This is a predicted complex of two RNAs, RNase P RNA and transfer RNA, with 483 nucleotides together.
The coordinates come from a structure-prediction model, not an experiment, and the mean pLDDT is 75.
Rfam match: Bacterial RNase P class A. It is annotated as a ribozyme.

RNA sequence: AGCGGGCUGAGCGGCCGCUUCAUCGCGGGCAGCUUGGCUGUCCGCUUUGGAGAGGAAAGUCCGGGCUUCACAGGGCACGGUGGUGGGUAACGCCCACCGUCCGCGAGGAUAGGGAAAGUGCCACAGAAAGCAAACCGCCGAUCGGGAAAGACCCUUUCCGGGGCCUUUCCAGGAGGCAAGGGUGAAACGGUGCGGUAAGAGCGCACCAGCGGACCGGGUGACCGGUCCGGCUCGGUAAACCCCACCGGAAGCAAGACCAAGCAGGGCGUUGGGUGAAACUCCUCCGGGGGUUUCAUCGCGGAUCGGCCCGAUCCGAAGAACGUCCGGGUCGGUCGCUGGAGGUGACGGGCAACCGUCAUCCGAGAGAAAUGGCCGCUCUCGACAUAACCCGGCUUACAGGCCCGCU
RNA sequence: CGGGGCGUAGCUCAGCCUGGUAGAGCAUCUGCUUUGGGAGCAGAGGGUCGGAGGUUCGAAUCCUCUCGCCCCGACCA
Numbered sequence: 001a002g003c004g005g006g007c008u009g010a011g012c013g014g015c016c017g018c019u020u021c022a023u024c025g026c027g028g029g030c031a032g033c034u035u036g037g038c039u040g041u042c043c044g045c046u047u048u049g050g051a052g053a054g055g056a057a058a059g060u061c062c063g064g065g066c067u068u069c070a071c072a073g074g075g076c077a078c079g080g081u082g083g084u085g086g087g088u089a090a091c092g093c094c095c096a097c098c099g100u101c102c103g104c105g106a107g108g109a110u111a112g113g114g115a116a117a118g119u120g121c122c123a124c125a126g127a128a129a130g131c132a133a134a135c136c137g138c139c140g141a142u143c144g145g146g147a148a149a150g151a152c153c154c155u156u157u158c159c160g161g162g163g164c165c166u167u168u169c170c171a172g173g174a175g176g177c178a179a180g181g182g183u184g185a186a187a188c189g190g191u192g193c194g195g196u197a198a199g200a201g202c203g204c205a206c207c208a209g210c211g212g213a214c215c216g217g218g219u220g221a222c223c224g225g226u227c228c229g230g231c232u233c234g235g236u237a238a239a240c241c242c243c244a245c246c247g248g249a250a251g252c253a254a255g256a257c258c259a260a261g262c263a264g265g266g267c268g269u270u271g272g273g274u275g276a277a278a279c280u281c282c283u284c285c286g287g288g289g290g291u292u293u294c295a296u297c298g299c300g301g302a303u304c305g306g307c308c309c310g311a312u313c314c315g316a317a318g319a320a321c322g323u324c325c326g327g328g329u330c331g332g333u334c335g336c337u338g339g340a341g342g343u344g345a346c347g348g349g350c351a352a353c354c355g356u357c358a359u360c361c362g363a364g365a366g367a368a369a370u371g372g373c374c375g376c377u378c379u380c381g382a383c384a385u386a387a388c389c390c391g392g393c394u395u396a397c398a399g400g401c402c403c404g405c406u
Numbered sequence: 407c408g409g410g411g412c413g414u415a416g417c418u419c420a421g422c423c424u425g426g427u428a429g430a431g432c433a434u435c436u437g438c439u440u441u442g443g444g445a446g447c448a449g450a451g452g453g454u455c456g457g458a459g460g461u462u463c464g465a466a467u468c469c470u471c472u473c474g475c476c477c478c479g480a481c482c483a
Stems, first nucleotide, its partner, number of pairs: 001406008010377007018052005025045009054383001058394002061392005066251004073309004078247005083097005098112001099110004113242002118240002120236003135181002137177003142174002145170006152163004189207006208232002210229008255334004264325007272297011299315006327482003341360008378381001407479007416432004426463001434450005456472005
């Protein structure tokens, strides 16, 4: 100069005040009785004593306990998680390890399954953005075009003309190429040699990656190695999706009990078919209609709180459910704090953590309690105040102390 | 205390699901029109998309954290 971790969150004293618990006393209410009073219980005041916010009590982001509803089962959705192994009541948390990236290092970061299942997207630029393609460029081997020279053949008296072939040259038409330039966030492995008309994994050597087979190590993620295949394959899943695993819903205004009080009403859904029997009505005597009961098939409602199958229960009546308007009480008790609790020792484990023993008990309100004043000291005091309870994470924070390391 | 939603121009909102130059109406300003004003017509300006970080080539949009605002929730019958 840095890196990592842990602890702490001004201290002491006095006075007054707040919440709560226990207690001395006084007063009052109620109940019981041996009615002189006593006992029990509740309330108010009062004496004395004890206790009284945090590391985050915060955000409410995860997980659990607890409570209520629901619980035969299956499927589809929906949400979440995502390296491996362990810890745990559980987790998206913690520990250890692996891989990748960053840092000279101590160390840090990591939503870290699948892109050779499928679909989508990749703006602008660019030839081309995913399997094929070519703007500038390179080539012109092959095919075709033009020029020159030469050999041969045909024609001709000659000059000349024609055909065909070879060589050289020209342009770059057909065509070949993807090396180079250029675009982009991203362009189809890299270097070298060979090869070629020019080139290219086209061939070869080495390197990098991928896939496959095998060997060794590790519980495993994975690591190391040998061989083979020119296989060279873009990115994106905090896009849809696929795979694996997990998840019933709601929340202490959950919920239980007591007391007090009130007033009901509107709307919506359901109210079916077939068969048999009985009764009854009509009748052109063939039959038809109505009511009740039973059976069956359906229908509807409730629950499995997303849906379906399926299951169970109920209903055919002024009944069930839903919803809206209106009405009443907005009192008391419980839930409520002793718990996956704190501290210490020993043991196991690299660690997270676990086990045994000993010891301690430290808020529980319900409009909501921690404050004020004074004195002394210091480094002059930050973020912030429980509301059912725990385990985490994240965020805020004046400072101070300690340990390990580069 | 618990549950849910919103934040984009001065105001009211769209765009977000499905990422690719940030839009509409009103308001403001300028010009035309009018004697002047209003109305009308034409045009212009105005945005760190509440803040920070991440994913991605790229974020108003997807994810995480955070800030602010709004709404709902007692019991009985």